A computed fold for a 190-nucleotide RNA from Desulfovibrio sp., annotated as Lysine riboswitch aptamer. Rfam family: Lysine riboswitch aptamer. About the family: Riboswitches are metabolite binding domains within certain messenger RNAs that serve as precision sensors for their corresponding targets.

RNA sequence: AGGUGGGGUAGAGGUGCGGUAGGGAAUGAGUAGGCACGGGGAAAGCAGGGACUUGAUGAAUCGUGCGGAAAGGUGCCACCGCCGAAGUUUUUAGCUCAUCCCGAGAGCUAAAAGCUGGUUCUUCAGUGAAUAACUGACGAACUGUCACCGGAGAAAAAGCCCUUUUUCCCGGUGGAGCGCUAUCUCACUA
Repeated sequence: AGGUGGGGUAGAGGUGCGGUAGGGAAUGAGUAGGCACGGGGAAAGCAGGGACUUGAUGAAUCGUGCGGAAAGGUGCCACCGCCGAAGUUUUUAGCUCAUCCCGAGAGCUAAAAGCUGGUUCUUCAGUGAAUAACUGACGAACUGUCACCGGAGAAAAAGCCCUUUUUCCCGGUGGAGCGCUAUCUCACUA
RNA backbone atom coordinates (compact mmCIF):
# COMPACT_ATOMS: atom_id res chain seq x y z
C1' A A 1 0.00 0.00 0.00
C1' G A 2 -3.88 -3.22 1.18
C1' G A 3 -7.48 -5.54 4.64
C1' U A 4 -10.94 -5.83 9.08
C1' G A 5 -13.91 -3.38 12.82
C1' G A 6 -16.01 1.25 15.34
C1' G A 7 -17.46 6.39 14.77
C1' G A 8 -18.45 10.81 11.57
C1' U A 9 -19.41 13.67 6.94
C1' A A 10 -21.33 14.14 1.99
C1' G A 11 -24.22 11.81 -1.73
C1' A A 12 -27.30 8.36 -5.32
C1' G A 13 -32.14 5.58 -6.66
C1' G A 14 -36.99 9.32 -9.61
C1' U A 15 -43.94 9.77 -12.28
C1' G A 16 -38.69 9.66 -5.30
C1' C A 17 -41.09 10.59 0.08
C1' G A 18 -43.65 13.65 3.48
C1' G A 19 -45.56 18.37 5.41
C1' U A 20 -48.41 23.48 5.57
C1' A A 21 -54.14 26.69 10.86
C1' G A 22 -51.28 28.87 3.11
C1' G A 23 -54.03 30.38 -1.85
C1' G A 24 -57.56 28.78 -5.26
C1' A A 25 -60.84 24.90 -7.89
C1' A A 26 -64.13 20.92 -8.43
C1' U A 27 -66.47 17.08 -5.80
C1' G A 28 -69.10 16.46 -1.33
C1' A A 29 -74.79 18.11 -2.77
C1' G A 30 -79.47 20.07 -4.05
C1' U A 31 -76.91 15.90 0.65
C1' A A 32 -77.14 17.01 6.36
C1' G A 33 -79.53 20.20 9.62
C1' G A 34 -83.96 24.09 9.46
C1' C A 35 -89.26 25.76 8.19
C1' A A 36 -94.42 24.61 6.25
C1' C A 37 -98.11 20.88 4.75
C1' G A 38 -99.69 15.83 4.43
C1' G A 39 -99.09 10.47 5.68
C1' G A 40 -97.62 7.68 10.12
C1' G A 41 -98.88 6.34 15.34
C1' A A 42 -94.85 5.48 20.10
C1' A A 43 -90.84 5.86 20.68
C1' A A 44 -86.00 8.90 19.88
C1' G A 45 -81.19 10.84 21.37
C1' C A 46 -73.75 6.03 20.00
C1' A A 47 -73.56 -1.61 19.68
C1' G A 48 -75.12 -2.26 24.78
C1' G A 49 -76.37 -0.67 30.08
C1' G A 50 -77.72 3.47 33.39
C1' A A 51 -79.06 8.62 34.03
C1' C A 52 -81.16 12.83 31.85
C1' U A 53 -83.82 15.37 27.94
C1' U A 54 -87.61 15.49 23.91
C1' G A 55 -92.43 13.26 22.52
C1' A A 56 -100.39 12.17 21.64
C1' U A 57 -99.75 20.31 22.10
C1' G A 58 -97.84 13.88 17.69
C1' A A 59 -91.62 11.11 18.50
C1' A A 60 -88.96 7.61 14.97
C1' U A 61 -89.98 7.55 9.86
C1' C A 62 -92.01 8.61 4.55
C1' G A 63 -93.61 12.21 0.72
C1' U A 64 -94.16 17.38 -1.30
C1' G A 65 -92.59 22.47 -1.29
C1' C A 66 -89.26 26.59 0.44
C1' G A 67 -84.54 27.45 1.30
C1' G A 68 -79.78 25.37 1.99
C1' A A 69 -74.22 24.27 4.44
C1' A A 70 -69.64 22.13 6.31
C1' A A 71 -65.65 18.62 7.38
C1' G A 72 -62.45 14.82 5.88
C1' G A 73 -60.30 13.37 1.23
C1' U A 74 -58.40 14.89 -4.14
C1' G A 75 -55.98 17.78 -8.44
C1' C A 76 -53.31 22.64 -9.24
C1' C A 77 -50.02 26.82 -7.31
C1' A A 78 -46.53 28.44 -3.67
C1' C A 79 -43.32 27.29 0.25
C1' C A 80 -40.75 23.88 3.74
C1' G A 81 -38.22 19.33 5.44
C1' C A 82 -35.81 15.25 3.43
C1' C A 83 -33.47 9.72 0.91
C1' G A 84 -36.33 4.58 6.73
C1' A A 85 -37.19 9.64 3.01
C1' A A 86 -41.78 7.54 4.74
C1' G A 87 -45.73 4.01 5.30
C1' U A 88 -47.93 0.25 8.11
C1' U A 89 -49.09 -3.70 12.15
C1' U A 90 -49.32 -4.86 17.43
C1' U A 91 -48.93 -3.21 22.56
C1' U A 92 -48.87 0.77 26.22
C1' A A 93 -50.05 5.87 27.75
C1' G A 94 -52.52 10.57 26.92
C1' C A 95 -56.12 13.70 24.37
C1' U A 96 -60.53 14.55 21.20
C1' C A 97 -65.46 13.19 18.96
C1' A A 98 -72.67 13.15 18.42
C1' U A 99 -76.65 15.28 26.14
C1' C A 100 -73.77 12.89 30.52
C1' C A 101 -71.29 8.24 32.90
C1' C A 102 -69.39 3.11 31.99
C1' G A 103 -68.38 1.13 27.53
C1' A A 104 -68.09 0.54 22.09
C1' G A 105 -66.31 2.76 17.61
C1' A A 106 -63.31 6.42 15.08
C1' G A 107 -59.34 10.07 14.93
C1' C A 108 -54.67 12.48 16.74
C1' U A 109 -49.92 12.46 19.60
C1' A A 110 -45.75 9.78 21.96
C1' A A 111 -42.80 5.35 23.07
C1' A A 112 -41.30 0.10 22.23
C1' A A 113 -41.03 -4.03 18.94
C1' G A 114 -41.86 -6.05 13.89
C1' C A 115 -42.41 -5.63 8.38
C1' U A 116 -41.55 -2.84 3.60
C1' G A 117 -35.18 -0.83 -1.37
C1' G A 118 -38.43 2.26 -4.84
C1' U A 119 -42.38 3.10 -8.64
C1' U A 120 -46.65 1.46 -11.61
C1' C A 121 -50.69 -1.87 -12.59
C1' U A 122 -54.57 -6.12 -12.05
C1' U A 123 -57.58 -8.79 -8.39
C1' C A 124 -59.63 -9.21 -3.46
C1' A A 125 -60.65 -6.87 1.41
C1' G A 126 -61.17 -2.30 4.36
C1' U A 127 -62.00 3.30 4.96
C1' G A 128 -64.81 6.66 1.98
C1' A A 129 -70.47 10.02 -1.02
C1' A A 130 -67.36 8.31 -4.92
C1' U A 131 -65.48 4.31 -10.39
C1' A A 132 -61.40 9.82 -6.70
C1' A A 133 -57.80 8.70 -3.16
C1' C A 134 -55.51 5.87 0.74
C1' U A 135 -54.22 1.18 3.40
C1' G A 136 -53.33 -4.20 3.50
C1' A A 137 -52.50 -9.15 0.99
C1' C A 138 -51.21 -12.10 -3.38
C1' G A 139 -49.36 -11.52 -8.26
C1' A A 140 -47.07 -9.04 -12.63
C1' A A 141 -43.89 -5.36 -14.90
C1' C A 142 -40.14 -1.62 -14.60
C1' U A 143 -36.05 0.28 -11.89
C1' G A 144 -31.71 1.31 -8.39
C1' U A 145 -27.91 -1.21 -5.33
C1' C A 146 -24.54 -5.23 -3.65
C1' A A 147 -22.75 -10.34 -4.23
C1' C A 148 -22.00 -14.61 -7.38
C1' C A 149 -21.94 -17.02 -12.33
C1' G A 150 -21.56 -16.75 -17.67
C1' G A 151 -20.60 -14.06 -22.33
C1' A A 152 -18.74 -10.86 -27.07
C1' G A 153 -16.15 -6.46 -27.67
C1' A A 154 -13.33 -2.03 -26.10
C1' A A 155 -9.79 0.36 -22.70
C1' A A 156 -5.97 0.07 -18.91
C1' A A 157 -2.25 -2.46 -15.87
C1' A A 158 1.09 -6.50 -14.91
C1' G A 159 3.86 -10.53 -16.64
C1' C A 160 6.81 -11.33 -21.01
C1' C A 161 5.01 -12.51 -26.62
C1' C A 162 0.12 -13.80 -25.93
C1' U A 163 -1.43 -15.05 -20.78
C1' U A 164 -3.62 -12.98 -16.31
C1' U A 165 -6.21 -9.14 -13.68
C1' U A 166 -9.36 -4.75 -13.43
C1' U A 167 -13.15 -1.35 -15.51
C1' C A 168 -17.17 -0.47 -18.96
C1' C A 169 -21.40 -3.44 -21.64
C1' C A 170 -25.06 -7.73 -22.04
C1' G A 171 -27.57 -11.85 -19.69
C1' G A 172 -28.89 -14.95 -15.41
C1' U A 173 -29.46 -16.12 -10.02
C1' G A 174 -29.87 -14.36 -5.13
C1' G A 175 -29.96 -10.73 -0.80
C1' A A 176 -31.85 -6.39 1.77
C1' G A 177 -32.02 0.21 3.52
C1' C A 178 -29.03 -1.61 10.65
C1' G A 179 -28.21 -1.41 2.92
C1' C A 180 -24.97 1.12 -1.15
C1' U A 181 -21.09 4.82 -3.01
C1' A A 182 -17.24 8.30 -1.83
C1' U A 183 -14.40 10.38 1.96
C1' C A 184 -12.35 11.60 7.05
C1' U A 185 -10.87 9.69 11.76
C1' C A 186 -9.66 5.89 15.63
C1' A A 187 -8.08 0.89 16.69
C1' C A 188 -6.06 -3.77 14.91
C1' U A 189 -3.35 -6.65 11.21
C1' A A 190 0.85 -6.92 7.63
Record summary: The coordinates come from a structure-prediction model, not an experiment, and the mean pLDDT is 79. The model forms 96% of the base pairs in the Rfam consensus.